[in-house]
Context: one part of a larger RNA
RNA sequence: GGAUGAACGCUGGCGGCGUGCCUAAGACAUGCAAGUCGAGUGGGUUUAGACCCACGGCGAACGGGUGAGUAAUACCUAGGUACUUUCUUUAAGUUGAGGAUAUCCUCCCGAAAGGGAGAGCAAUACUCGAUGUGACCGCAAGGUUAAAGUCGCAAGACGCUUAAAGUGAGGCCUGGGCACCAUCAGCUAGUUGGUAAGGUAAUGGCUUACCAAGGCUAUGACGGUUAGGGGUCCCGAGAGGGAUAACCCCCACACUGGGACUGCGACACGGCCCAGACUCCUACGGGAGGCAGCAGUUUGGAAUUUUGGACAAUGGACGAAAGUCUGAUCCAGCGACGCCGCGUGCACGAAGAAGGCCUUCGGGUUGUAAAGUGCUUUUGCAGGGAACGAAUUUUGACGGUACCCUGAGAAUAAGAGGUUGCUAACUCUGUGCCAGCAGCAGCGGUAAUACAGAGACCUCAAGCGUUAUCC
Repeated sequence: GGAUGAACGCUGGCGGCGUGCCUAAGACAUGCAAGUCGAGUGGGUUUAGACCCACGGCGAACGGGUGAGUAAUACCUAGGUACUUUCUUUAAGUUGAGGAUAUCCUCCCGAAAGGGAGAGCAAUACUCGAUGUGACCGCAAGGUUAAAGUCGCAAGACGCUUAAAGUGAGGCCUGGGCACCAUCAGCUAGUUGGUAAGGUAAUGGCUUACCAAGGCUAUGACGGUUAGGGGUCCCGAGAGGGAUAACCCCCACACUGGGACUGCGACACGGCCCAGACUCCUACGGGAGGCAGCAGUUUGGAAUUUUGGACAAUGGACGAAAGUCUGAUCCAGCGACGCCGCGUGCACGAAGAAGGCCUUCGGGUUGUAAAGUGCUUUUGCAGGGAACGAAUUUUGACGGUACCCUGAGAAUAAGAGGUUGCUAACUCUGUGCCAGCAGCAGCGGUAAUACAGAGACCUCAAGCGUUAUCC
């Protein structure tokens, strides 16, 4: 000198675009953040609509948050394949039966959360049979293996089943790269390899049995400490050093630890079970909860925002659609936190006014500065008009906003730090090694350009300084 998610001090006019718990992955009141489908089905309440409950389907594995853990099962890069299918296309099929069950009703238990028994009913829920284009097993013969209907007057549409191909995404494997400590030198028994079996969507000590005795290590194993990784960002001429907030990709986590279920996909943030800590309710028998979602509270801290609006746009879920939901998102609010832009007036004006300061008392300086005269109106204020973003008809939170026009009026708007040298800018007064200053050198003990005040000046400017950190 540059930079910052900054903080602190003084000051503060406006706009645009960004950005805002870096600390306690501490604890959380309250509201909202994931539903949707009646064109799968049963029932209930009302009937002009319609609404609700339950079964069922799809979604809830996305989107959003955080960085605790992780030094390699991560990430980056270059390859590989033994695996999976929501979706698209293509081919074939979509046949016959059956038994249950939820809500509801009756009864019972419980303070509640909730639970139990009985009767009865439905399906695109469940089960069995048929067929077998195909698929799988098999050398072959042969064997195994599927389905669901709904809407519509109809045409047909949406589905369902099996298989193949494709797109895209994911799983798994391999090489290389990837922090510090050797005051960590030896580590390892499922350990290393094989055979067989199991398991998985799939390869594999992934698991088990048996067999062999291997495997890693000074090119740093093992251990310890620290840490999410990258694109990128900052500094630098570069080499390189540092950072990883915001945005994007990947990973990991969801009160702590463990576990599986469902499902194409989870070992699942707003699902389940068990254990634990904590908080709450309780009739003491037992129950409920999880903001590292958006707001907000409390604590911690030098320090970090509104319990806002809207689904109008973009995107997502469901639905044939209308549409519903969406704290994703789009907007608004707060903060000079940052960057950028604009303004705080312009011209003329010497009796060089008054006042202040200095003075050798002549004057000098503040200083064209002010006053005064003329002009302009950015911004702000007042009045009027008024969008784009929205498509083909409808639909705009932002917003009566941006923007445009008109009006009055210089009106509504300047500070901060410094002035011994480094380093741009000097005098007076007070103080007297005191009070104090200070980044370094240093200054102050009676003429202090270094302390304090004043005037003048210098530098930046809606900011200016200080502190912290990096280059």

Predicted 3D model of a 471-nucleotide part of an RNA (small-subunit ribosomal RNA, 5' domain) from an uncultured bacterium. Rfam family: Bacterial small subunit ribosomal RNA. Gene Ontology terms of the family: ribosome and structural constituent of ribosome. The prediction has a mean pLDDT of 82.